[in-house]
RNA sequence: UAGCUCAAUGGUAGAGCAUCUGCUUUGCACGCAGAAGGUUCCAAGCUCAAUCCUUGG
Numbered sequence: 001u002a003g004c005u006c007a008a009u010g011g012u013a014g015a016g017c018a019u020c021u022g023c024u025u026u027g028c029a030c031g032c033a034g035a036a037g038g039u040u041c042c043a044a045g046c047u048c049a050a051u052c053c054u055u056g057g
Stems, first nucleotide, its partner, number of pairs: 003017004011048001019035005041057005
């Protein structure tokens, strides 16, 4: 750091809840399956590579 709460300690950014769709139900809720959602506070630097290291705000 996703709408909220939080992972990821250099190698294509994930989970829970919420939202949407489908299944289920006479209907709602619960449950199950799936989908969408990201300028990782901003700027700069080191590095082949930065959410991660360094500096400033």

This is a predicted structure of a 57-nucleotide RNA (transfer RNA) from Podarcis muralis. Its Rfam family is "tRNA". About the family: Transfer RNA (tRNA) molecules are approximately 80 nucleotides in length. Its family is annotated with triplet codon-amino acid adaptor activity in the Gene Ontology. NCBI's taxonomy places the organism under Eukaryota, Amniota, Sauria, Lacertinae, Podarcis. The coordinates come from a structure-prediction model, not an experiment, and the mean pLDDT is 84.